[in-house]
RNA sequence: GGAGGCAUCGUCUAAUGGUAGGACAUGACCCUUACACGGUCAGAGCCUGGGUUCGAUUCCCUGUGCCUCCA
Numbered sequence: 001g002g003a004g005g006c007a008u009c010g011u012c013u014a015a016u017g018g019u020a021g022g023a024c025a026u027g028a029c030c031c032u033u034a035c036a037c038g039g040u041c042a043g044a045g046c047c048u049g050g051g052u053u054c055g056a057u058u059c060c061c062u063g064u065g066c067c068u069c070c071a
Base pairs, nucleotide, nucleotide: 001070002069003068004067005066006065007064010024011023012022013021018054026042027041028040029039030038047063049061050060051059
């Protein structure tokens, strides 16, 4: 220098154009003499900027970061 892939709650991970779910973790409450375990509830997320579309996490382009391959 060229090509390809990935980017979603604090972490890991789903979605294939129509209200963004789950697990762990966190907080509150219950349980316990207390802690742990267990139960109930709650908060928390689509990398940036454009385009297409009635509607975009999803499709297209650009940028950023990471990974891989070629030179």
A computed fold for a 71-nucleotide RNA from a Candidatus Micrarchaeota archaeon, annotated as transfer RNA.
Its Rfam family is "tRNA". The family's RNA type in Rfam is transfer RNA.
The organism belongs to Microcaldota, within Archaea.
The coordinates come from a structure-prediction model, not an experiment, and the mean pLDDT is 84.
It was read from a public genome assembly.